[in-house]
């Protein structure tokens, strides 16, 4: 100093882990008037039986909020293993050569 061979790094795939957004399903909550129904009171028609519109309240729900769930789908990673290895970087080992 050379060459082989082995280990870790590097790099690229495959799985799988985290963690995140998204669709999707559930639960809760959720319209002062521009949802829906029921509409006390009180209004308005009518001689009248009777209509008739509709605040309040109170039920249901839309959009959107909160929170759950695990099928999907996308993104990241000081995470795991496997495997691909041209190069590169370190270590160990074996050979030769030169000092």
């Nucleotide at each position: 100093g050379g060459c082989c061979a082995g280990g870790c790094c590097c790099c690229g795939c495959a799985c799988g882990g985290u963690g995140g957004a998204a669709g999707c399903g559930g639960u809760g909550u959720g319209a002062a008037c521009c949802g829906c129904g029921u509409c006390a009171g009180a209004u308005c028609c009518g001689g009248g039986a009777g209509g008739a519109a509709g605040c309040a309240g109170c039920g249901c729900u839309a959009a959107g909020c909160c929170u759950c769930g695990u099928c999907u789908u996308c993104c990241a990673c000081g995470c795991g293993u496997g495997c691909g290895u041209u190069c590169g970087g370190u270590c160990u080992g074996g050979c030769c050569c030169u000092c």